[in-house]
RNA sequence: AGAGUUUGAUCCUGGCUCAGGAUGAACGCUAGCGGAAGGCUUAACACAUGCAAGUCGAGGGGUAACAGGAGAGCUUGCUCUCGCUGACGACCGGCGCACGGGUGAGUAACGCGUAUGCAACCUACCUAUACCCGAGGGAUAGCCCGGAGAAAUUCGGAUUAAUACCUCAUAGUAUUUCGAUGUGGCAUCACAUUGUUUUUAAAGUUUUAAUGGGUAUAGAUGGGCACGCGUGCCAUUAGCUUGUUGGUGAGGUAACAGCUCACCAAGGCAUUGAUGGCUACGGGGUCUAAAAGGAUGAUCCCGCACACUGGUACUGAGACACGGACCAGACUCCUACGGGAGGCAGCAGUGAGGAAUAUUGGGCAAUGGACGCAAGUCUGACCCAGCCAUUCCGCGUGCAGGAUGACGGCCCUAUGGGUUGUAAACUGCUUUUCUACUUGAAGAACAUACCGGACGUGUCCGGUCUUGACGGUAAAGUAGGAAUAAGCAUCGGCUAACUCCGUGCCAGCAGCCGCGGUAAUACGGAGGAUGCAGGCGUUAUCCGGAUUUAUUAGGUUUAAAGGGUGUGUAGGCGGAGCAUUAAGUCAGUGGUGAAAUCCUGCGGCUCAACCGUAGAACUGCCAUUGAUACUAUUGUUCUUGAGUUCAAUUGAGGUAGGCGGAAUGUGUAAUGUAGCGGUGAAAUGCAUAGAUAUUACACAGAACACCAAUUGCGUAGGCAGCUUACUAAAUUGAUACUGACGCUGAUGCACGAAAGCGUGGGGAGCAAACAGGAUUAGAUACCCUGGUAGUCCACGCCGUAAACGAUGAUCACUCGCUGUUGGCGAUACACAGUCAGUGGCUGAGCGAAAGCAUUAAGUGAUCCACCUGGGGAGUACGUUGGCAACAAUGAAACUCAAAGGAAUUGACGGGGGCCCGCACAAGCGGAGGAACAUGUGGUUUAAUUCGAUGAUACGCGAGGAACCUUACCUGGGCUUAAAUGUGAUACGAUCGACAUUGAAAGAUGUUUUCUCUUCGGAGCGUAUUACAAGGUGCUGCAUGGUUGUCGUCAGCUAGUGCCGUGAGGUGUCGGGUUAAGUCCCAUAACGAGCGCAACCCUUAUUCUUAGUUGCCAGCGGGUAAUGCCGGGGACUCUAAGAAGACUGCCACCGUAAGGUGUGAGGAAGGUGGGGAUGACGUCAAAUCAGCACGGCCCUUACGUCCAGGGCUACACACGUGUUACAAUGGUCAAUACAAAGGGCAGCUACCUGGUGACAGGAUGCUAAUCUCUAAAAUUGGUCUCAGUUCGGAUUGAAGUCUGCAACUCGACUUCAUGAAGUUGGAUUCGCUAGUAAUCGUAUAUCAGCAAUGAUACGGUGAAUAGGUUCCCGGGCCUUGUACACACCGCCCGUCAAGCCAUGGAAGCCGGGGGUACCUGAAGUCCGUAACCGUAAGGAUCGGCCUAGGGUAAAACUGGUAACUGGGGCUAAGUCGAAACAAGGUA
Repeated sequence: AGAGUUUGAUCCUGGCUCAGGAUGAACGCUAGCGGAAGGCUUAACACAUGCAAGUCGAGGGGUAACAGGAGAGCUUGCUCUCGCUGACGACCGGCGCACGGGUGAGUAACGCGUAUGCAACCUACCUAUACCCGAGGGAUAGCCCGGAGAAAUUCGGAUUAAUACCUCAUAGUAUUUCGAUGUGGCAUCACAUUGUUUUUAAAGUUUUAAUGGGUAUAGAUGGGCACGCGUGCCAUUAGCUUGUUGGUGAGGUAACAGCUCACCAAGGCAUUGAUGGCUACGGGGUCUAAAAGGAUGAUCCCGCACACUGGUACUGAGACACGGACCAGACUCCUACGGGAGGCAGCAGUGAGGAAUAUUGGGCAAUGGACGCAAGUCUGACCCAGCCAUUCCGCGUGCAGGAUGACGGCCCUAUGGGUUGUAAACUGCUUUUCUACUUGAAGAACAUACCGGACGUGUCCGGUCUUGACGGUAAAGUAGGAAUAAGCAUCGGCUAACUCCGUGCCAGCAGCCGCGGUAAUACGGAGGAUGCAGGCGUUAUCCGGAUUUAUUAGGUUUAAAGGGUGUGUAGGCGGAGCAUUAAGUCAGUGGUGAAAUCCUGCGGCUCAACCGUAGAACUGCCAUUGAUACUAUUGUUCUUGAGUUCAAUUGAGGUAGGCGGAAUGUGUAAUGUAGCGGUGAAAUGCAUAGAUAUUACACAGAACACCAAUUGCGUAGGCAGCUUACUAAAUUGAUACUGACGCUGAUGCACGAAAGCGUGGGGAGCAAACAGGAUUAGAUACCCUGGUAGUCCACGCCGUAAACGAUGAUCACUCGCUGUUGGCGAUACACAGUCAGUGGCUGAGCGAAAGCAUUAAGUGAUCCACCUGGGGAGUACGUUGGCAACAAUGAAACUCAAAGGAAUUGACGGGGGCCCGCACAAGCGGAGGAACAUGUGGUUUAAUUCGAUGAUACGCGAGGAACCUUACCUGGGCUUAAAUGUGAUACGAUCGACAUUGAAAGAUGUUUUCUCUUCGGAGCGUAUUACAAGGUGCUGCAUGGUUGUCGUCAGCUAGUGCCGUGAGGUGUCGGGUUAAGUCCCAUAACGAGCGCAACCCUUAUUCUUAGUUGCCAGCGGGUAAUGCCGGGGACUCUAAGAAGACUGCCACCGUAAGGUGUGAGGAAGGUGGGGAUGACGUCAAAUCAGCACGGCCCUUACGUCCAGGGCUACACACGUGUUACAAUGGUCAAUACAAAGGGCAGCUACCUGGUGACAGGAUGCUAAUCUCUAAAAUUGGUCUCAGUUCGGAUUGAAGUCUGCAACUCGACUUCAUGAAGUUGGAUUCGCUAGUAAUCGUAUAUCAGCAAUGAUACGGUGAAUAGGUUCCCGGGCCUUGUACACACCGCCCGUCAAGCCAUGGAAGCCGGGGGUACCUGAAGUCCGUAACCGUAAGGAUCGGCCUAGGGUAAAACUGGUAACUGGGGCUAAGUCGAAACAAGGUA
């Protein structure tokens, strides 16, 4: 110091989360030792038991217990007597008990903190000073006797003492009254001196001493009171107050005071937050933080409050009293039922509550306290010990060497390697700790007693004796021996640390993001690693990070956030000069800021924690002295801010009145006839009772065309025909005047569009609601026809808008360009300038960016308003306003990890522009109807094997299922297996032949008995066995490879540079051009790559070369005839190489690229035609069944062999084809012309036979040699529009061929049979030239063939398009977007289901506080004769007040509740389709 998380990516805003520190903690796992600390945070809940406050005999009467002594009795170790002594129970008296200890309930307060004051006060014990201590009296407890009672306790009688009580005397620096003088001060006054008057004292004990007592003053200590400042949250608490505020008088107190009372006055407090509510002891400090702050108030210290709850006083110096009293209440206990007792928030301890917090310990040795002359006694204060890893600190669990890198574990690419790991074993060393034994502290100073000394005869100093709970503890020494001692959490990122197995959206994890659906570094286990370590994790809480409440130190155009506008109160801020004061401000000094804590130095425990000591600090408050720049105060002056005056100008500024024309509607009259109107198309509606249209007149209400504009005016809302009146404002110019009069503005007040409300008018048009017609699946909408409120006027409410520039007001400053409105300057329609407005563009600067940019969102100043994650929610409750509708103010529970802004790249749009394509259009021919073939779906089946499924599956894998293929089914067999290799053992065969059985595979049996040899063995083969198998089983969503598609579309990239915070952009855009990101021009880009094109093959022309198997013009030979032969290379052809085409030339257009031309030339002309060639990528596209391959699965089977069956089924649906429906045809006959392929298990000439398929012979050819080979066409005949001489399905019969075998299930031939079908609905497919159409041929596969398929080949050979509106697909640019799984996207609301929190609610149950009335204990105070007492006084009775109790009506607040409202959340529910694109009605 930061990090993770919104997105495809980016920047920003913004929340959530994490890493750190801390704790009086708790829980889980684990645990060797010591030191120092800490230990009921909850029930201020209830408490058994013990202890926690006594002491003094030197105050007193005394003697219950103990001891001593004396005496007596005797039973000789017991009893009795004596207060004689030490002492001392209970009692009177003194002092203490108001300290110490506990707790934090109450309290928001002069309670606390800090700083002051008391001239308004008290103070026992202590100190100092001065003075005094005389006399008398009566009681009472105790003791004794008696009584009541269960007890607690109490009553009566007799008797007694005091330092108990009372009276008298004396007294002043005390007290009271009235004065006088002086001094001082702070207003009342205080002090000193003095006069007068009033009222008050005392105690003894003991006797050398001393101590105690009284009065007065002073000090010290401790308290009391008052006041300035500070001290939590809520305004959904805004008014509170009657002893209240003040005065006079009286009472009261230690003292001031409404503290109390009587009377008088009507005040006092409050938005600088009164009153009320909730919460809470306050501070020093503690935790955290860089600081400022935030949180907190355990232990220790200071203060306060409390002592079962509430009230009350007594005593006392001090209390309204924790271990005192009285009363009331609740609770507990005892009881003989009559009545009594009690108060752990003291120390231990118990129960309860709770996640949770200790021993019913030792000692007064030390420190401190009470009493005492003292010894001493008491002291759960305190000092110690016990328990607890609760925290902090320290130590240890060894150290060194040791590689075969051991065994084992785990992992891997596995003959081996890696890791655990120098770790272990083993060797040496050390002994903190441990065990045993021995020694053994400091803390102790006192006091008393004794001795000595000094002197002032009772104080000090020195010495001696004595005193330790902790504790035989700390510490030290000796011996032994590595001996006694390591865990916890984590390992996806944040965040250090990785692999295997199991699991399979299950089980589970998780702080956030998120993991898990068969290869999980995220779950569980293991191995390993990392972190910390006597601990480690988790949970809870606080601060931090968070500048995420921002004083330091934030924002408000669009992210949350500027009030709708003005006016103006309080408040805040405020121009220039001079002077004044010194409040703020600054400086010095003084006081205080307790100690502890923090920090620094030094020191003590072996170190540290801890402790001691010294310093610093405590940033504060108060007082005082000084300074005077700034702010402020006061005075005076000024003119530039502001205003006034005069003149002029401007405008839809406002209010009221009058007037005007156009349009619309209605009425009357007229002309006139069948429609009008309306829409995408219609209908409702109007119209023959005369509409619409046209004309004239009349009336009504509302709005003001053109001018008109980025115009003007107004504070905003808003304002538009013309004109009049009244009125407001702004600007400019001028000079004169006032002299800071200013700016902003909480609360308040005023204004405030539209809609809405009230009353009364008005009502033409328009038009919510409503009605009808359409549209639609529906249509409570969009469209149409009507139509009421309303819109208009007057008056009164409402008070809100995307009331927007989404931008508060004012002032100052800061580059420019260009319009425009109103003034001024000037004679001016030149002109440079100036003031006030209103626009556009662009710099610096700012901004997350978009953008703003003198009209700031720039730079500064002042004031106001507002914001702090999304949802819940502008909701609920409360309050205020309103007639209502509603408005204003305005939460929480709960829930999510985002919500959001700007910009980027894509994708998409029922957005736009440009362009292309058989995309449409124009044509030709088809499909969809029929029959058949074939594939698919479905159905069926034992099986109908599997895959392919929009385009991009469906004559596809399959380029050929009768068996085989074959993967499927049924049945029968085999189990190292059907094949191959290696090792071991055994055997000698194997092959062959035969027999039985069987459907076959196979099984069983018979026969036969290998080769070489160095005789060891080797080779070969078989059998058995072991290891390697096998699987068309699963996963194409684990993969390779291959393929389809977009698409032969023109795109896709990166280097350097530049732009941008960045994602990204530029280049690749723009203008042209092209088939093309093809090229040119322009250009912050320049150059380049993969694609395009070209290079390749083929075809079209020519040439050269070469002529065999091809060719034959000329020459020759020969035949019935034929390149048949000699020969030839001319031609065709073959196959090698060249040439050729490049917009090269011409014309025109164009800057160029290029385009155009029936241009020329040319075989070919603008890529000549065709092919191969498929960029980056998309579809988790297809294929595990072509092959390969990871993982999983099967192993007498999911492997393998065999026979038969099936893949060929058949109510049906779809795709692709074939043949047709006929005359451009069918049929018969005759006659021509190809290319490209194939051929020895083959093609076969030719001959013979058969109607034919074919058969029997025979020859050539391993092929430019032989062979397989055209049809349409052409010519002629016939048919004459019919279900036909069309069409050929189906069926019957007979055959041929292939093949082990044609039943399921082949093809072909002949004869016979002769179905549907007469051109095909919606819709849809192909094709732009040698193309479509049409005609045949060949080949692969193949024994044969279901081929009408596929792939090639040639023959004949068209029509149309000179276009891009529309459909589809694509490319580029641009635009919008809430999409990015990318429109097959996203997403809204009701309803239904479950869960959660919450509002309302008849009612029910509480709580605290107040009010009124009744009652009213104890007690103070007041009054009080009779009774008691010599008296003081007491008793008694009455009164006031009050705790508590009761009654009543309200208010506030909480819980619960039938029912009810909305809200939130929840993979796959229903209905629609509201938003995002022009989202299909913006």
This is a predicted structure of a 1482-nucleotide RNA (small-subunit ribosomal RNA) from a metagenome. It matches the Rfam family "Bacterial small subunit ribosomal RNA". The sequence is in RNAcentral, with records from SILVA.